Annotation
The RNA shown here (transfer RNA) has 71 nucleotides and comes from an uncultured Clostridia bacterium.
RNA sequence: GCAGGUAUGGUUUAGUGGUAGAAUAUGAGCUUCCCAAGCUUUGGGUGCGGGUUCGAUUCCCGCUACCUGCU
Numbered sequence: 001g002c003a004g005g006u007a008u009g010g011u012u013u014a015g016u017g018g019u020a021g022a023a024u025a026u027g028a029g030c031u032u033c034c035c036a037a038g039c040u041u042u043g044g045g046u047g048c049g050g051g052u053u054c055g056a057u058u059c060c061c062g063c064u065a066c067c068u069g070c071u
Stems, first nucleotide, its partner, number of pairs: 001070007010024004018054001027041004047063005
């Protein structure tokens, strides 16, 4: 330099156009003499910029970062 892929709560990850879900972690409460474990519950997320669409995490273009391959 060329080609391909990935980007979603603190972390891991699902979601092929119609209210963004789960696990784990954090906070609060219950339980317990205390701890651990368990139960309930709260907050927190679609990399950035444009386009298409009534409506975009999803489709298209560009950028950024990372990964892989070729040279």